The part of an RNA shown here (small-subunit ribosomal RNA, central domain) has 346 nucleotides and comes from a Fulvivirgaceae bacterium. The coordinates come from a structure-prediction model, not an experiment, and the mean pLDDT is 86. NCBI's taxonomy places the organism under Bacteria, Pseudomonadati, Bacteroidota, Cytophagales, Fulvivirgaceae. It matches the Rfam family "Bacterial small subunit ribosomal RNA". The RNAcentral record of the full RNA draws on ENA and SILVA.
Context: one part of a larger RNA
RNA sequence: UUGGGUUUAAAGGGUGCGUAGGCGGCUCUUUAAGUCAGUGGUGAAAUCCUACAGCUCAACUGUAGAACUGCCAUUGAUACUGGAGAGCUUGAGUACAGACGAGGUAGGCGGAAUUUAUGGUGUAGCGGUGAAAUGCAUAGAUACCAUAAAGAACACCUAUAGCGAAGGCAGCUUACUAGACUGUAACUGACGCUGAGGCACGAAAGCGUGGGGAGCGAACAGGAUUAGAUACCCUGGUAGUCCACGCCGUAAACGAUGAUUACUCGAUGUGUGCGAUAUAAUGUACGCGUCCAAGCGAAAGCGUUAAGUAAUCCACCUGGGGAGUACGCUCGCAAGAGUGAAACUC
Numbered sequence: 001u002u003g004g005g006u007u008u009a010a011a012g013g014g015u016g017c018g019u020a021g022g023c024g025g026c027u028c029u030u031u032a033a034g035u036c037a038g039u040g041g042u043g044a045a046a047u048c049c050u051a052c053a054g055c056u057c058a059a060c061u062g063u064a065g066a067a068c069u070g071c072c073a074u075u076g077a078u079a080c081u082g083g084a085g086a087g088c089u090u091g092a093g094u095a096c097a098g099a100c101g102a103g104g105u106a107g108g109c110g111g112a113a114u115u116u117a118u119g120g121u122g123u124a125g126c127g128g129u130g131a132a133a134u135g136c137a138u139a140g141a142u143a144c145c146a147u148a149a150a151g152a153a154c155a156c157c158u159a160u161a162g163c164g165a166a167g168g169c170a171g172c173u174u175a176c177u178a179g180a181c182u183g184u185a186a187c188u189g190a191c192g193c194u195g196a197g198g199c200a201c202g203a204a205a206g207c208g209u210g211g212g213g214a215g216c217g218a219a220c221a222g223g224a225u226u227a228g229a230u231a232c233c234c235u236g237g238u239a240g241u242c243c244a245c246g247c248c249g250u251a252a253a254c255g256a257u258g259a260u261u262a263c264u265c266g267a268u269g270u271g272u273g274c275g276a277u278a279u280a281a282u283g284u285a286c287g288c289g290u291c292c293a294a295g296c297g298a299a300a301g302c303g304u305u306a307a308g309u310a311a312u313c314c315a316c317c318u319g320g321g322g323a324g325u326a327c328g329c330u331c332g333c334a335a336g337a338g339u340g341a342a343a344c345u346c
Base pairs, nucleotide, nucleotide: 004317005316006315007300008299012314014201015200016199017198021194022193023192025088026087027086028085029084030083031082033081034080035077036076037075038074039073040072041071042070049065050064051063052062053061054060091191092188093187094186095184096183097182098181100179103177104176105175106174107173108172109171110154114150115149116148117147118146119145120144121143125136126135162169163168206247207246208245209244210243211242215241216240220236221235222234223233258313259312260311261310262309263308266291267290268289269288270287271286272285273284274283295302296301319346320345321344328339329338330337331336
C1' cells in the first nucleotide's frame, strides 16, 4: 500500500457549533467538462510478445508484424455525474396553537439537623471500640430546656421517572432565558448531511486574588492493632470542600458502542401529547425500559434506542515491553496538558 477492522481482543475524538473539503431529493429544458464511440496525428530505436530466417543446436543475431493499454486534435452520443436555467414539495426550516420537564442564569424566602455561644435545671461521669486508650469533664462536662449566631446541604415526595449536546441538573418562589415534542399544513422552496483545521462548553482534584469556614476532612499529631503498621479502627485536625472573578482542560468524560438517513416479525411496562370513545379495550407521534423473530456475533450477547441490511462523511487501530516515556514544538502562573518517536528486548 491493498485488504481488514474499532461493546468486551489494538482501535469512536469528552461534547457541541461550524470553515474548507467530501457527499446530496423529485420533474423538465439546455450545455457537453467527466463518461462512451469513430477518425486523424503522435507514441524514436533497442527491450517485451508473435512468425520466419542466420550461426551444426541454443544463448545470441537479423527481418517482418503486433504492441506501446498514453497524449493531442477533431466529429458524434447524452443514460449517469458536473455546469446553466425553470419549476415542485416529500428532506430541512418558519409561523400559529397546545402541553411538558431536578434544562440554564440571577435574586428572595423556608424548615429539619449540626456545631458554637449565653442563660437555666442537674451531678459524676461522658465519649469511643472487637476490646481499649488518646480526648472531654468538679474552672461543672455528657443529658434536658430556652434564646441567639453561623455555614453547608435540601429527608419524605423519589422511580428499570424526567430534562440537557456532553459534563451535569433536586427545598419553595420570582424574573429573565433555551429546548425537544404534539397538532394545524398557512409560509419558504433542497436552504440538506458530515465536518480536517478552528471556536465554544467541559466532573472532581489542583492553581491565582479576595471573602467565608458549621459539618466533613488529604497532610499532620496522638491513641490502638501488629512481628512491624509510615495503613485499615479511634480522638483531634490544616489545606480543601462553599462564594465571586480568572486559570487548568483532564476522568472507567462509559452505552467502554461517532454523526446522519432509509429499510427489517412481535410481546409488555412506563413518561408527555394528539385522536376516538365512555369506564373497559383500542389508534397514533416522540422518549425511557424489559423480553424475543429474522439476521448478526469467537462467544458473552445485540436485536426498530442494532452490535441486523445498506449509503455518506469524520475519528481511530496494525504484536508485547521500552512508553504515553525522550527530544523538539505549542499551551499553562505552576502542577502539567497536547503532539509523540527510537535504540534495545521478548